[in-house]
Context: one part of a larger RNA
RNA sequence: UGACGGGGACCCGCACAAGCGGUGGAGCAUGUGGUUAAUUCGAAGCAACGCGAAAAACCUUACCAGGGCUUGAGAUCCAGAGGAAUUAGGGGUAAUGCCCUAAGCUCUUCGGAGCCUCUGAGGCAGGUGGUGCAUGGUUGUCGUCAGCUCGUGUCGUGAGAUGUUGGGUUAAGUCCCGCAACGAGCGCAACCCUUGCCGACAGUAACCAGCGAGUAAAGUCGGGGACUCUGUCGGGACUGCCGGGGACAACCCGGAGGAAGGUGGGGAUGACGUCAAAUCAUCAUGCCCCUUAUGUCCUGGGCGACACACGUGCUACAAUGGCGUAACAGAGGGACGCGAAGGAGCGAUCCGGAGCAAAUCCCAAAAACAACGUCCCAGUUCGGACUGCAGGCUGCAACCCGCCUGCACGAAGCUGGAAUCGCUAGUAAUCGCAAAUCAGCAUGUUGCGGUGAAUACGUUCCCGGGUCUUGUACA
Numbered sequence: 001u002g003a004c005g006g007g008g009a010c011c012c013g014c015a016c017a018a019g020c021g022g023u024g025g026a027g028c029a030u031g032u033g034g035u036u037a038a039u040u041c042g043a044a045g046c047a048a049c050g051c052g053a054a055a056a057a058c059c060u061u062a063c064c065a066g067g068g069c070u071u072g073a074g075a076u077c078c079a080g081a082g083g084a085a086u087u088a089g090g091g092g093u094a095a096u097g098c099c100c101u102a103a104g105c106u107c108u109u110c111g112g113a114g115c116c117u118c119u120g121a122g123g124c125a126g127g128u129g130g131u132g133c134a135u136g137g138u139u140g141u142c143g144u145c146a147g148c149u150c151g152u153g154u155c156g157u158g159a160g161a162u163g164u165u166g167g168g169u170u171a172a173g174u175c176c177c178g179c180a181a182c183g184a185g186c187g188c189a190a191c192c193c194u195u196g197c198c199g200a201c202a203g204u205a206a207c208c209a210g211c212g213a214g215u216a217a218a219g220u221c222g223g224g225g226a227c228u229c230u231g232u233c234g235g236g237a238c239u240g241c242c243g244g245g246g247a248c249a250a251c252c253c254g255g256a257g258g259a260a261g262g263u264g265g266g267g268a269u270g271a272c273g274u275c276a277a278a279u280c281a282u283c284a285u286g287c288c289c290c291u292u293a294u295g296u297c298c299u300g301g302g303c304g305a306c307a308c309a310c311g312u313g314c315u316a317c318a319a320u321g322g323c324g325u326a327a328c329a330g331a332g333g334g335a336c337g338c339g340a341a342g343g344a345g346c347g348a349u350c351c352g353g354a355g356c357a358a359a360u361c362c363c364a365a366a367a368a369c370a371a372c373g374u375c376c377c378a379g380u381u382c383g384g385a386c387u388g389c390a391g392g393c394u395g396c397a398a399c400c401c402g403c404c405u406g407c408a409c410g411a412a413g414c415u416g417g418a419a420u421c422g423c424u425a426g427u428a429a430u431c432g433c434a435a436a437u438c439a440g441c442a443u444g445u446u447g448c449g450g451u452g453a454a455u456a457c458g459u460u461c462c463c464g465g466g467u468c469u470u471g472u473a474c475a
Stems, first nucleotide, its partner, number of pairs: 001475002003472003007469007015459002019423005026315008034306001041052002063301007072124001076123002078120006086103006105114003126290002129288003135284002137279003140275001142273001147186006153162003166177003192267004197235007207224002211222003238261001241255005317416001321375005332363003337356002342351003382413001387408007429451007
C1' cells in the first nucleotide's frame, strides 16, 4: 500500500421488512447428471443446466457399425495423353464409388494459347485431433457499482502520502465550502434513439367535419386539408417562478403554472481492473500429433435410449370457474411468397385463384372481457396424460424419430414438507398476437399490445456493494 475481521462509524441496492404471484407435491415438455457399439463436443456456485442450438427424420453431424477412396471433396505448381463445358441412356450396388454407350470446343501469326477431363511424380492438401494454463479476437462477472489514475508542486531516507481526506449535499469523485496543494484524463452526467404535450409544413395508398353523388352496407366516387394519422423541422422542463429551511452556498421540503417537475418513463452506452473465468468447435493462430488415416465419400444407426436424481418451463387441481352463442389492439411478415371471395369436408385440410414487391392486397380470427343460457361442488360438463381406430400436411422418405384433425379411451392431480425465486407501476399478475430459425416441426427465444393490482413502518437482522477508520496469523 492492499487484502481480511463472527472490529467500529456513515450510506446504498426487491438485500431484509410490508405485500402479490410462483417453484419445491402431480402429468407432460425441455436441459443436465448417471447408462451405451455410439448415446459427438463444449458450458459447472452466483456468472453451467429451454446454455452454444434463431429449428438433429436424410442433410445438418463433428459420434457408432459396415462398405469404398488415397495428390485426395476443394486449392496451387510440373510433365504426358485427350477433349469444350456438359447432357442423355444402360449395367451393377444397401448407397456413393465403379463399368459401358451416344451426342458435343473457342481463338490462332498454325508455333501454340484459353478452358476442361484423365494419368503420373512429388512439393503439398486436409484434420470439429491436443493444449483457452502458449495466444489474438470476442464474451460473462463484480456493476451502470462510483470509482480508477496522471502532470507539476509539497511532505517522507524510502516503499509511498497529499490531491481523492474533512463539513454539507447528490442517483453520482454530483455540486458547494474549507484545506499544500494547483490543474488534468478515463469513468458520472449531457450530446444519440424511443415514448408522453403543442406548433409549422406536407397530404397518398392514411383521414372524412362541411358540400354533392351513390349503396343492402361501405371514403365507394367527385372533392376537402378541418380532424385522426403518417413524416420532417421546431417549441417545451431550466429548480425558470413563489414560500420555508440551510453557511447569504451547494442543496432539500412545500406550492403555482403545466401534457410532463426536479435524471419525466424506457433503451443504447459498461472506467482502471478481478476471476491463469469462458471459448483452439464461429474465426484466426504458436507448438505438438495423424498422413492408404485422427483425412475424405456413402448406407444404416445414434445425438430422441431410461431404475433413477436435479434445474428451467407448460397444463392443471376448478364456480373470480368449465361449456355454448357473440366486440375492441399494437408490432411485424409476404414473390421458389402471403394467399382473399366462392365452393367441398364435423375438422385438420383440399379445390379455386382475385389482389398484392404492399399505410393500397393478404396473413388476420386478436384473446382475456361484456351480455345471455347451462352445469351445482362431484375426481365432476374439472383435468387432460396414456392408448386404439380413421384421416390431413410437408418432404426422395415420417419404423426408429415430425406436426395437425376427428371419434373413442379417459390416468395422476382436491393448492403442494423443509426450503426457495421474481417483482416498487402501466410494474407484478393475467390475456392473446407477431417474428427470426424453418420444406415440415415452439410449452423455448425475441418483440408487441389488451386488462391491470397490493405494499414499502423502517434499516435491528440476512446477502452484496461504496467511503472513512481500527487491528494484523496474510501478500

Small-subunit ribosomal RNA, 3' major domain from an uncultured rumen bacterium, 475 nucleotides, folded computationally. The coordinates come from a structure-prediction model, not an experiment, and the mean pLDDT is 82. The full RNA is in RNAcentral, with records from ENA, Greengenes and SILVA.